The RNA shown here (transfer RNA) has 73 nucleotides and comes from a Planctomycetota bacterium.
């Protein structure tokens, strides 16, 4: 340099046009035990990379730009 994917919570991801953005991990708090672990209840969590553009309506479509990963040269 070209082409493709990917970017969402501390951390692994889902969500493919309208519920209030969700899960599992994590993590505070309790509840069970003589205790710890497992378990089980409650709560904790978010400028959806970053600009614009479509549309009543965008995490999601469309262009432009960052970062990361394969491929080819």
């Nucleotide at each position: 340099g070209g082409c493709u994917g990917u970017g969402u919570a501390g951390c692994u991801c889902a969500g493919u046009g309208g519920c209030c953005a969700g899960a599992g991990c994590g993590u505070a708090c309790g509840g069970c035990u003589c205790a710890u672990a497992c378990c089980c209840g409650u709560g904790u969590g978010g400028u959806c990379c970053g600009g614009g553009g479509u549309u009543c309506g965008a995490a999601u479509c469309c262009c432009c730009g960052c970062a990361c990963a394969g491929c080819c040269a």
The RNAcentral record of the sequence draws on ENA. Its mean pLDDT, the model's own confidence on a scale to 100, is 82.